[in-house]
Molecule: SAM riboswitch aptamer (S box leader)
Organism: Clostridium luticellarii
RNA sequence: UUCUUAUCCAGAGCGGCUGAGGGACUGGCCCUAUGAUGCCCGGCAACCUGAAUGAUCAUUUUUUAUUCAACGGUGCUAAUUCCAGCAGGUGUACCUGUACCCUGAAAGAUGAGGA
Repeated sequence: UUCUUAUCCAGAGCGGCUGAGGGACUGGCCCUAUGAUGCCCGGCAACCUGAAUGAUCAUUUUUUAUUCAACGGUGCUAAUUCCAGCAGGUGUACCUGUACCCUGAAAGAUGAGGA
């Protein structure tokens, strides 16, 4: 870099250093010197990981559900992935193409596994 797969409406600082940008992209809309960003510390969570119990498969074991733990590998720590972007809808409102709503996809993020 690419492929597969799971998750993305919960949760997390009134800390230290730094010092102007940030929220992937486009359009909105926001955050930001009452301190962006990055680093450190703290924290959250439970994907990998460990334990217990049950089910399943078939006898070398496999898969899976629930509960618990958090030393280690990642991740995360404004706003639902901040919202929309594409398609559909015997959905709603106005009055005839607009607004809203719902469903699915795309894109993106993160983990695990493969090339």